Small-subunit ribosomal RNA from Candidatus Hodgkinia cicadicola, 1497 nucleotides, folded computationally. The prediction has a mean pLDDT of 82. The RNAcentral record of the sequence draws on ENA.
[in-house]
RNA sequence: CUAUUUAAGAGUUUGAUCCUGGCUCAGAACGAACGCUGGCGGCAAGCUUAACACAUGCAAGUCGAGCGAACGUAAAAUGUUAGCGGCGAACGGGUGAGUAACGCGUGGGAAUCUACCUUAUUCUACAGGAUAACAUAGGGAAACUUGUAUUAAUACUGUAUAAACCUAUAUUAGGGAAAGAUUUUUCGGAAUAAAAUGAGCCUGCGUUAGAUUAGCUUGUUGGUGGGGUAAAGGCCUACCAAGGCAAUGAUCUAUAGCUGAUCUGGGAGGAUGAACAGCCACAUUGAGACUGAAACACGGCUCAAACUUUUACGGAAGGCAGCAGUGGGGAAUAUUGGACAAUGAGCGAAAGCUUGAUCCAGCUAUGCCGCGUGAGUGAUGAAGGUUUUAGAAUUGUAAAACUCUUUCGUCAGAAAAAAAUAAUGAUUAUCUGAAAAAGAAGCCCCGGCUAACUUCGUGCCAGCAGCCGCGGUAAUACGGGGGGGGCUAGCGUUGUUCGGAAUUAUUGGGCGUAAAGGGCAUGUAGGUGGAUUAUUAAGUUAAAAGUUAAAGAUUGAAGCUUAACUUCAAAUAAAAUUUUUAAUACUGUUAAUCUAGAAUUUAGAAGGGGUGAACGGAAUUUCAAGUGUAGAGGUGAAAUUCGUAGAUAUUUGAAGGAACACCAGUAGCGAAGGCGGUUCACUAUUUUAAAUUGACACUGAUGUGCGAAAGCAUGGGGAGCAAACAGGAUUAGAUACCCUGGUAGUCCAUGCUGUAAACGAUGAAUGUUAAUUGUUGGGUAUCUUAAUUAAAAAUUAUAAGAUACUUAGUGAUACAGCUAACGCAUUAAACAUUCCGCCUGGGGAUUACGAUCGCAAGAUUAAAACUCAAAGGAAUUGACGGGGACCCGCACAAGCGGUGGAGCAUGUGGUUUAAUUCGAAACAACGCGCAGAACCUUACCAGCUUUUGACAUUUUAGGUUUAGGUCGCCGGAGACGGUAACCAUCAAUAAGGUUGGGCCUAAAACAGGUGCUGCAUGGCUGUCGUCAGCUCGUGUCGUGAGAUGUUAGGUUAAGUCCUGUAACGAGCGCAACCCUUACUUUUAGUUGCUUAAAAAAAAGCUCUCUAGAAGAACUGCUAAUGAUAAAUUAGAGGAAGGAAAGGAUGACGUCAAGUCCUCAUGGCCCUUAUGGGCUGGGCUACACACGUGCUACAAUGGCGUUUACAAAAAGUCGCAAAAUCGCGAGAUUGAGCAAAUCUAUAAAAAACGUCUCAGUACAGAUUGUACUCUGAAACUCGAGUACAUGAAGAAGGAAUCGCUAGUAAUCGCGGAUCAGCAUGCCGCGGUGAAUACGUUCUCGGGUCUUGUACACACCGCCCGUCACACCAUGGGAGUUAACUUAAUCUUAAACUAAAAUUUUAACCGAAAGGAUAAAUUUAGUUAUGUUAAAGUUAAUAACUGGGGUGAAGUCGUAACAAGGUAGCUGUAGGGGAACCUGUGGCUGGAUUAUAAAUUUU
Repeated sequence: CUAUUUAAGAGUUUGAUCCUGGCUCAGAACGAACGCUGGCGGCAAGCUUAACACAUGCAAGUCGAGCGAACGUAAAAUGUUAGCGGCGAACGGGUGAGUAACGCGUGGGAAUCUACCUUAUUCUACAGGAUAACAUAGGGAAACUUGUAUUAAUACUGUAUAAACCUAUAUUAGGGAAAGAUUUUUCGGAAUAAAAUGAGCCUGCGUUAGAUUAGCUUGUUGGUGGGGUAAAGGCCUACCAAGGCAAUGAUCUAUAGCUGAUCUGGGAGGAUGAACAGCCACAUUGAGACUGAAACACGGCUCAAACUUUUACGGAAGGCAGCAGUGGGGAAUAUUGGACAAUGAGCGAAAGCUUGAUCCAGCUAUGCCGCGUGAGUGAUGAAGGUUUUAGAAUUGUAAAACUCUUUCGUCAGAAAAAAAUAAUGAUUAUCUGAAAAAGAAGCCCCGGCUAACUUCGUGCCAGCAGCCGCGGUAAUACGGGGGGGGCUAGCGUUGUUCGGAAUUAUUGGGCGUAAAGGGCAUGUAGGUGGAUUAUUAAGUUAAAAGUUAAAGAUUGAAGCUUAACUUCAAAUAAAAUUUUUAAUACUGUUAAUCUAGAAUUUAGAAGGGGUGAACGGAAUUUCAAGUGUAGAGGUGAAAUUCGUAGAUAUUUGAAGGAACACCAGUAGCGAAGGCGGUUCACUAUUUUAAAUUGACACUGAUGUGCGAAAGCAUGGGGAGCAAACAGGAUUAGAUACCCUGGUAGUCCAUGCUGUAAACGAUGAAUGUUAAUUGUUGGGUAUCUUAAUUAAAAAUUAUAAGAUACUUAGUGAUACAGCUAACGCAUUAAACAUUCCGCCUGGGGAUUACGAUCGCAAGAUUAAAACUCAAAGGAAUUGACGGGGACCCGCACAAGCGGUGGAGCAUGUGGUUUAAUUCGAAACAACGCGCAGAACCUUACCAGCUUUUGACAUUUUAGGUUUAGGUCGCCGGAGACGGUAACCAUCAAUAAGGUUGGGCCUAAAACAGGUGCUGCAUGGCUGUCGUCAGCUCGUGUCGUGAGAUGUUAGGUUAAGUCCUGUAACGAGCGCAACCCUUACUUUUAGUUGCUUAAAAAAAAGCUCUCUAGAAGAACUGCUAAUGAUAAAUUAGAGGAAGGAAAGGAUGACGUCAAGUCCUCAUGGCCCUUAUGGGCUGGGCUACACACGUGCUACAAUGGCGUUUACAAAAAGUCGCAAAAUCGCGAGAUUGAGCAAAUCUAUAAAAAACGUCUCAGUACAGAUUGUACUCUGAAACUCGAGUACAUGAAGAAGGAAUCGCUAGUAAUCGCGGAUCAGCAUGCCGCGGUGAAUACGUUCUCGGGUCUUGUACACACCGCCCGUCACACCAUGGGAGUUAACUUAAUCUUAAACUAAAAUUUUAACCGAAAGGAUAAAUUUAGUUAUGUUAAAGUUAAUAACUGGGGUGAAGUCGUAACAAGGUAGCUGUAGGGGAACCUGUGGCUGGAUUAUAAAUUUU
């Protein structure tokens, strides 16, 4: 000097958003295991499972300086050691079974002992009898053991002494000791006092979970006497007392060795207790003592049990949780190694001996740390691989090649530093040299989180996956390849812990709607508590001292080459705890005082507060009687039902039960449930004023009481209503909704039950914090009226009312603040305090089991397995609603004409077929693709035929020199094959059939495909819809999705315009600009027009017309209405009037709408065929069904005759006049016209005549005969003509279509396609109506609003039974096992006690004998075992209950919209099932109406 610089988030619920909330990931760690891979070294670590069983070896000995003896040596010296004896073996080493305990941790204590070591004092005197060894005689298989004789000691015994010590009745009395060895020195022994060390005991505090374990205890709690121990003590015993523990969790159950510490974390915490260190416990299981200073003793003893070994069957032996090692178990954990050299331990005087403690080595990437696998140069960016837009890019300076180095490793060798020194080294660092880049790289990942992308294969398969999820033919997600990213001798996976997770919240969360306030009160324990003064010092604060072992951690250094590792030093910080001292603001204690909290009394006031009793009228029903006659009743409509035996209706009377109209009100009272006619009695509460007490208060676990409706029990009562039930309807069904009946019940009394959406979904109490406005009760003040009095004045517990203030309730609005938002807002969901209750993802589960309560129904308390990645709240945008408001449209209505009936035409379905090619399918497929299928078309079928191809480009080889055209012949169905004749004869050139081009043949690339996918696509198209909408920029509001603008009031065809307005502007749409038609002017007049009876010519351009250019209409003008606006209505003028009429024009988007068969195109498929060619057939079939049309059914007509008036369009492979022929279709012929010139009878209408209501002089199908035209060709299969035939049909059921004016209706004309074929399609003009009150209803659309559990958006979502498969779980006659408890019997060893018997060296005694000791016996305690039980736990079980999960099962449709009967809820009954019904409650119900309020004026 330093010891504090550390805190990150992400994915996933939704169409999107914010929130709540779970799940998952990224980090660190490990005594780990598994997979792939593996060079070296250092330091550590290494049975977590079976405290399972163990072969073999070793792990505790030592002393001859305690003793005798034996052996050995020629002898001496020296030596060896079986036994007696001493010390040690209680240490060291192992393990964690038991233990929830004074076991451990920490602090304190008194009633103790302590071998060896140290210090001090004193002593070490005398005497005695044995015994092992040895010897000998036996027993036994063995282990081992018995008798006899002999001997020693520091072995054993007695006596004496007693400084100090111990005991007692304390100047005294009593008690008890020793060992010797040695030549020397010295060592040893005894007693006592102390020290040290170690140990025993007591105690405060701390130390896991469960209450679905609530009561436990009889030596139990205490006392006295005695015993016992080293020592206090129920430790033991006798007696006495009846205590002791427990919601601050006793007892019981389960689990667990505790700690220093380790891992994680910013911290607080959480998890763990391997290694190292401290303590405890245990040593095969259970019990017991002996020895000793210390043990109830891991390598000691006794007994019992199980197991193992051995046996001569009588017995005997054993204990690896010491070190190695074996088997077993397991995912899994090492050598039957070396040495006592070091550090320690034991013994010894010592040398020394022993030591699986220890030090070393071996095995293992198990972990941490370090090093290496090479370095430099090197582009033609080699080859190879991969990709490719075919150019290239990438792998990549990477390699090769050249130059250099040698750490590690390998080989060879040297010397000796250090651990240790006087000497001793098991093990090993280090040093030198040599060769050669030589021997040394893998693993995981690449969709997001999360760093890193491509190709091929596969085709909801195979597979992946931590979460979200990927895979159904273009997979960055599967598998292979290439490339890339990360870490690296490792990498990944699995498991576990902490973190992230503020997801149990002390730090640091919540409870109106997300999970969560107890149904309400009362009150016990507990927690918290008003003002003032004093006291004390428990909490609190400060200081000091002791402790919290070492190691670890932190900081600074040092030593191994560095690091890991090791060592030293420091702060000895912080924190904890004990003791002492000090302080006294706050909290607490004690004492006193106060009145603001609280309570009491008196007086006044209000009220559906409660209980009991009495009384009342209206209504329903029933009964009786009268009047009266045919219906009544009920419904959407009906029926069941009642009624001629007299109903309903009406009048009068009676009975009985239940409920109390109006008043009545977000008005009152109550704690909540709840309370409503009137009167009386009793009673509770609240509020105002005054007085009194003096903190008496707040909250409140357990407890106690109250507690709607339904339900239960007993006894009454029973009018109406009404679960169940019955009948009638409705319906596909209808166990419902509707109707007719109807029983429990509803009512009363007494008990029980104890739950509700028991809700304000908001616990109780106290204080603080803007306003405004209602309403109820009270108080104060002022005023008015009334009252009192004869009047005035005055007065008032008189009455009514007004205003202001105040107080207590009860409503509305709204600021600050809060909230995820909605919203709350002095009645808080704001700001604070105190106490209680409750929550921690969804489901399983308002469940099971157990317990308590209940008569029962059931209530309260309350899990787990398993399963999902969500479930949920609020708000947003859409969509939807059998929700609402407004508006529009030939949408309805008002009209006209049709379709649907007939015949025919045409398209479709179906059927048929060799084929009937394919597509289109509600509107928005069906006279559609097809503006025209006899061949062709043509895609289909049958047969024949072809293979570089009918068509394109290129290459190679060969041949040829033209190609091509015309007319033939033969074979054939034709394609095709064969063959003849004629016409015609490329370019360049180096002059060579040389080159190019063309053609032919062969081969190869390729062509070709109306094959598939319109759900891979482009383009084009339909549709909502010519509907009025769809968006953006900036600003503002909102946490945000989003909103605003775009809403509102008017208006319009229109988001058209105006006004208002936190919006202001803009874009795509609307409108306008464009075309056509209508009017005028002007210009231009041919083929047009005028002139003429007509024609031609001529003249002309006024008119008609044609087609260029202009004009014209704009609510411009007037009036009214309107907000003075926009605009609307009416009018004028005008050819035209309010968009003049019609067309073209189609916003953002929707429908995976249509089209791969117009075309284009990705991918896939076919390639002697799915390509090409040809003949014939088919697309034209025909019981039937549907769509779209034509013609009709007739007199507003048919037929005949006569006779007017158009527009538009087309024409040379054409339109074709006139003429002639034919009844006609048409034929012959061909004037004119490439067109305002030529090509046409317009029809309906009109006039005259006829028919006269009939299946007809209507209608024309069908059929026959004969023809015409087109075309190689008319059979399948064209159109037309003539004559003949003459069907159905007499106005069309349910239903349905078009149309608002030159429209409908009706009439004809033209065109495209086309050889021919038109009732279709596209156009043209002629004649020419009716009706619209209006927006209730149907359909479609638009705007606003509302509800929503929908977002693939109602063709949505979604509930339950049943059936099937699988999974876990409850019950279950029982069965099995383990554990625990208190008993019974048996009691082993052992100890204690007793005494009879037997035996007995030391002492006493002369002896007998005694003392003492041993054995035996008895009693007590007692392990194991036995017997019969109880309880708990676990496993299992026929059968059975519900639950969960499962792409496409069955039945219905309960919920979400008013979900089609509003839903939910407690309870009761019923039903296949969702559910239905009764009763009470809730709004978390839509709609409508009314009222109130905000804002503005």